[in-house]
About this RNA:
The RNA shown here (c-di-AMP riboswitch aptamer (ydaO/yuaA leader)) has 157 nucleotides and comes from Nonomuraea sp. NEAU-A123. The organism belongs to Nonomuraea, within Bacteria. It was read from a public genome assembly, where an Rfam model found it. It matches the Rfam family "c-di-AMP riboswitch aptamer (ydaO/yuaA leader)". Rfam links the family to the GO terms regulation of gene expression and cyclic-di-AMP binding.

């Protein structure tokens, strides 16, 4: 000089997941954010295909009613993370690719550009949901790059 790596400061990101204040610490307390549960109304109270009634000026649909047939077997919550198609294989699945509902980053908008599209949990139970009860504040990453236009204007004098 160059390359790799490790640490600590400080600055960015994803997410509710940060900040103050007590304590020698262990820990605890608030305040924001953020979650599950839980009334009145309103809602749900299997799918699927046929027939028949019925309503209408008529014809078709569609809702309930009534019969027959025939299929399937839990449900539910956090988060963007859900659904499709090959192909493999031990075929409630899992896995490789390819795609996709959604979802992030690039200070805000487009444009272009990069990237996620997982996990996990509760145990037969939970729609919404005021009062109410009951929780959570954890963990991954980056830090020499930048595509162009544009709105906007913080702070200092």
């Nucleotide at each position: 000089c160059g390359u790799g790596g490790a640490g600590a400061c400080g600055c960015g990101c994803c997410c509710a997941a940060u900040c103050u204040c007590c304590g020698c610490g262990a820990g605890g307390a608030g305040a924001a954010c953020c979650g599950g549960g839980g009334a009145c109304c309103c809602g749900c109270c299997g799918g699927u295909g046929g027939c028949g009634a019925g309503c209408u000026c008529a014809u078709c649909c569609u809702g309930a009613c009534g019969c027959c047939a025939u299929c399937c077997u839990g449900g539910g919550g956090u988060g963007a993370a859900u659904c499709c198609g090959a192909g493999c294989g031990g075929u409630u699945c899992g896995u490789u690719c390819g795609g996709u509902a959604g979802g992030g980053c690039u200070g805000c908008u487009c444009c272009g550009g990069c990237c996620c599209g997982a996990a996990c949990c509760c145990g037969u139970c939970a729609g919404c949901u005021a009062a109410c009860c009951c929780g959570g504040u954890a963990g991954g990453c980056g830090c020499c790059g930048a595509u162009g236009a544009g709105a906007g204007g913080a702070g200092c004098u």